Bacterial RNase P class A from a soil metagenome, 387 nucleotides, folded computationally. Its mean pLDDT, the model's own confidence on a scale to 100, is 77. It matches the Rfam family "Bacterial RNase P class A". It is annotated as a ribozyme.
[in-house]
RNA sequence: GAGUCGGCCGGGCAGUCGCUGCGCGCACAAGCGUGCAGAGGAAAGUCCGGGCUCCAAAGGGCAGGGCGCCAGGUAACGCCUGGGGGAUGCAAGUCCACGGACAGUGCCACAGAGAACAGACCGCCUACCUUCGUCCUCGGACGGAGCGGCAAGGGUGAAACGGUGCGGUAAGAGCGCACCGCGCCGGUCAAGGCCGGCGGCACGGUAAACCCCGCCUGGAGCAAGACCAAAUAGGGGGACGCGUCUUCCUGCCAAGGGAGAAAUCAGCGCGGCCCGCGUCAGUCCCCGGGUAGGUCGCUAGAGGCGCGCGGUGACGCGCGUUCGAGAGGAAUGAUUGCCACCCUGCGCGUACGCACAGGGUACAGAACCCGGCUUACAGGCCGACUC
Numbered sequence: 001g002a003g004u005c006g007g008c009c010g011g012g013c014a015g016u017c018g019c020u021g022c023g024c025g026c027a028c029a030a031g032c033g034u035g036c037a038g039a040g041g042a043a044a045g046u047c048c049g050g051g052c053u054c055c056a057a058a059g060g061g062c063a064g065g066g067c068g069c070c071a072g073g074u075a076a077c078g079c080c081u082g083g084g085g086g087a088u089g090c091a092a093g094u095c096c097a098c099g100g101a102c103a104g105u106g107c108c109a110c111a112g113a114g115a116a117c118a119g120a121c122c123g124c125c126u127a128c129c130u131u132c133g134u135c136c137u138c139g140g141a142c143g144g145a146g147c148g149g150c151a152a153g154g155g156u157g158a159a160a161c162g163g164u165g166c167g168g169u170a171a172g173a174g175c176g177c178a179c180c181g182c183g184c185c186g187g188u189c190a191a192g193g194c195c196g197g198c199g200g201c202a203c204g205g206u207a208a209a210c211c212c213c214g215c216c217u218g219g220a221g222c223a224a225g226a227c228c229a230a231a232u233a234g235g236g237g238g239a240c241g242c243g244u245c246u247u248c249c250u251g252c253c254a255a256g257g258g259a260g261a262a263a264u265c266a267g268c269g270c271g272g273c274c275c276g277c278g279u280c281a282g283u284c285c286c287c288g289g290g291u292a293g294g295u296c297g298c299u300a301g302a303g304g305c306g307c308g309c310g311g312u313g314a315c316g317c318g319c320g321u322u323c324g325a326g327a328g329g330a331a332u333g334a335u336u337g338c339c340a341c342c343c344u345g346c347g348c349g350u351a352c353g354c355a356c357a358g359g360g361u362a363c364a365g366a367a368c369c370c371g372g373c374u375u376a377c378a379g380g381c382c383g384a385c386u387c
Stems, first nucleotide, its partner, number of pairs: 001387009011339007019038008040363001044374002047372005052221004059275004064217005069083005084098001085096004099212002104210002106206003121154002123150003129146007162180006182199007225296004235287006244261007267279004303322008340361006347354002
């Protein structure tokens, strides 16, 4: 000098006026005075996980959804920590939809002979067999053609049906062998791996394609919900249903209506579906009317800070200390002066710095609360590490 990781600040002081909550005092009350406190590291996104409330007294399964190496942390998580593997960077570091391709289906364009039990474009061979010719020492040799053999060499491609070497062959080829690789078995092992034995020496890739496997998973949400008060028309019409017993009314039968008891297979409720459970004789639809006010929920917690101990770490345990907004259409604002930081200009001065003038000072505002992740951020400070 350039980078990487972690932590912190992100305006301060004083005066004047104004706002919200709590405490105290005065006051019938309204209100007044005074003391203390009054937005964030992200309050943002609404992406995850919970606390809490209701469905609701409360289950099992399917479907749907989420996660996906291993071991831990945590109330929990898709988060965090450490380890394994992979990618990337010179490195410090950073990133990871990281289980399964022998359960099945699909896809691999173009090029190429051929893209999964494939294949002959350029090529290599001519041993064996057939045929023609030449020579000849009459044994045969050489050359061409045919029938054939090969996938080792080259080419195409992102990828070509193991790699290197030796042997073997007419030429080759796991054809054989050595080492590697791969598969199976055994031992060890958290994942990776390591050790040993055997071997058909051979059946690519892709699952952020469908899928399979393992683990997890009720729903809705503070506009959840609880209480108080008030008001209206406990109104009008329709459909379906009403099994048993007792009793009353319409005088009785029939029929209808009311009350009660036990019970239920309609209906209703449990996100979708099934089972099951609960409630229960009422349920559903349409028209019309009233109210939308107040209090609570609402801030002392899986809380903050300090110290010690344990742990590689996330974090845990113990002791001490502390209380940092609860608004309700939405409070913390306005103004003056000084200071701080940055930029520009100008002057002095060797570097460095000093004085003056002007401008600027980030991202951005709680709304039940908490743990995360992601995104935004002018300027500044501290520590460790790498080149």